Small-subunit ribosomal RNA, 5' domain from an uncultured prokaryote, 529 nucleotides, folded computationally. RNAcentral holds the full RNA, with entries from ENA. Its Rfam family is "Bacterial small subunit ribosomal RNA". Rfam links the family to the GO terms structural constituent of ribosome and ribosome.

Context: one part of a larger RNA
RNA sequence: GAUUGAACGCUGGCGGCAGGCCUAACACAUGCAAGUCGAGCGGUAACAUUUCUAGCUUGCUAGAAGAUGACGAGCGGCGGACGGGGGAGUAAUGCUUGGGAAUAUGCCUUAUGGUGGUGGACAACAGUUGGCAACGACUGCUAAUACCGCAUAACGUCUACGGACCAGAUGGCCUCUUCUUGAAAGCUAUCGCGAUAGGAUGAGCCCAAGUGGGAUUAGCUAGUUGGUAAGGUAAUGGCUUACCAAGGCGACGAUCCCUAGCUGGUCUGAGAGGAUGAUCAGCCACACUGGAACUGAGACACGGUCCAGACUCCUACGGGAGGCAGCAGUGGGGAAUAUUGCACAAUGGGCGCAAGCCUGAUGCAGCCAUGCCGCGUGUGUGAAGAAGGCCUUCGGGUUGUAAAGCACUUUCAGUUGGGAGGAAAAGUUGUCAGUUAAUACCUGAGUUGCCGUGACGUGACCAACAGGAGAAGCACCGGCUAACUCCGUGCCAGCAGCCGCGGUAAUACGGAGGGUGCAAGCGUUAAUC
Numbered sequence: 001g002a003u004u005g006a007a008c009g010c011u012g013g014c015g016g017c018a019g020g021c022c023u024a025a026c027a028c029a030u031g032c033a034a035g036u037c038g039a040g041c042g043g044u045a046a047c048a049u050u051u052c053u054a055g056c057u058u059g060c061u062a063g064a065a066g067a068u069g070a071c072g073a074g075c076g077g078c079g080g081a082c083g084g085g086g087g088a089g090u091a092a093u094g095c096u097u098g099g100g101a102a103u104a105u106g107c108c109u110u111a112u113g114g115u116g117g118u119g120g121a122c123a124a125c126a127g128u129u130g131g132c133a134a135c136g137a138c139u140g141c142u143a144a145u146a147c148c149g150c151a152u153a154a155c156g157u158c159u160a161c162g163g164a165c166c167a168g169a170u171g172g173c174c175u176c177u178u179c180u181u182g183a184a185a186g187c188u189a190u191c192g193c194g195a196u197a198g199g200a201u202g203a204g205c206c207c208a209a210g211u212g213g214g215a216u217u218a219g220c221u222a223g224u225u226g227g228u229a230a231g232g233u234a235a236u237g238g239c240u241u242a243c244c245a246a247g248g249c250g251a252c253g254a255u256c257c258c259u260a261g262c263u264g265g266u267c268u269g270a271g272a273g274g275a276u277g278a279u280c281a282g283c284c285a286c287a288c289u290g291g292a293a294c295u296g297a298g299a300c301a302c303g304g305u306c307c308a309g310a311c312u313c314c315u316a317c318g319g320g321a322g323g324c325a326g327c328a329g330u331g332g333g334g335a336a337u338a339u340u341g342c343a344c345a346a347u348g349g350g351c352g353c354a355a356g357c358c359u360g361a362u363g364c365a366g367c368c369a370u371g372c373c374g375c376g377u378g379u380g381u382g383a384a385g386a387a388g389g390c391c392u393u394c395g396g397g398u399u400g401u402a403a404a405g406c407a408c409u410u411u412c413a414g415u416u417g418g419g420a421g422g423a424a425a426a427g428u429u430g431u432c433a434g435u436u437a438a439u440a441c442c443u444g445a446g447u448u449g450c451c452g453u454g455a456c457g458u459g460a461c462c463a464a465c466a467g468g469a470g471a472a473g474c475a476c477c478g479g480c481u482a483a484c485u486c487c488g489u490g491c492c493a494g495c496a497g498c499c500g501c502g503g504u505a506a507u508a509c510g511g512a513g514g515g516u517g518c519a520a521g522c523g524u525u526a527a528u529c
Base pairs, nucleotide, nucleotide: 001529002528003527004526006525007524008523009522010521013375014374015373016372017371018370019368020367021333026331027330028329030328031327032326035078036077037076040075041074043071044070047069048068049067050065051064052063053062054061055060056059085286087284094211095210096209097208098207099206100205103203108199109198110197111196112195114193115192116150119147125140126139127138128137129136130135156165157164158163168191169190170189171188172187173186175184176182212258213257214256219249220248221247224246225245226244227243228242229241230240231239261283262282263281264280265276266275267274268273288309289308290307291306292305311322312321313320314319339365341364342363343362347361348359349358350357351356378408379407380406381405388399389398390397391396412470414465415464416463417462418461422456427450428449430447431446432444433443434442473518474517475516476515477514478499479498480497484513485512486511487510488509494501495500
């Protein structure tokens, strides 16, 4: 000199863009942070509509009906493995770069060819019953895209030669019939389901090199190193087991100890290098502490399960409940770090045919000079060089065109009025095309018109109004280092980054006047180059 996730002191007008527990991976009150699908299913607790019944005060009250919109709880599907968090552990099972073969991969995508007919349960529900509660137990009934056989069916596909392989739902048309519903047969569209072969995506595994300090750590290792066989895995492999051999690593630093998440990057520097790993992005590991598996395409799972432990809470003492290193917020620790805010309008995600629902992701707002950047605190004129202050050799000098006065302007802040864009969709009306037996239905990120969605927002921006009005401090002035005099003090009080000042004329202490440097900041401290 540059820099900082900074803190402290004094001071503080506005805006834009960023950033904001570096300490206790300490403990947590409260609310929210993962749901969704009725176009899978049986149904109907609540709400609304409609119809019916009863009472009447003639528009209310009570009751009934899944009939309709819908929908609590339940069965079932998909998603809770993403997104969000902090960095405890980890010096290599990690990360970075470059290679590799022995693997599976939900949703998505390209093809091929299927989707028939049965059966038995379990919730919900009803009844009985245990418990303070959490939560159960027994009996009975019932549906499915839940579960299980069978057929197709082997001459198909896969195969480890044992065997494995289907599920329906919602629209439309037509025929029949009690003429409005219902059932059955058929055709068709869309969404599903199952099989096989690819693709894509994300994931698992292996190898090499690089990736801290200590030798006041020199030897370490028995599943240890290799082979054979078996098991296990999606898959290779001592990954595991049995047997056999005696190997394997190490001064090119093994083993042990300490420290530490790694990287793209960031800071500094001419560079080489040094330091660092906040925000943003990629990877890893973790989720009260330790261990374990289940489900699943994917977890050994932050807001899942089980066991043990510590802690907190409830209890009828028999037994139970919990996990903010999600967003806010509280206590504590600390020099120190924010709101128990708004919205799903946009972007993205989950579910759904869709409408839509959910989303503390995200978009925004609030607080903080924490940083960077921009703007303002007036402009011009004005010598009687006013008054006052300070200095003085008492002549004057300086503050100083500074003020006053005169003329002008109104950025920003204030008040009032207007006001795009962030919005494309979705819905709906025609039309066209595809599909089809069909001018139904359905599909189209084809097209056309209409309608229409904004948290921010009292927003950006524009105009008008009023008046110089509301807006300057901090540090320093002995040398380094830009900037000097007076008074007070008298080795005292004090200053100090280094040299050093102060013991009666202190440009070095304290005050004042003046000056210098930065400026909504200025200094100090800490840290890095």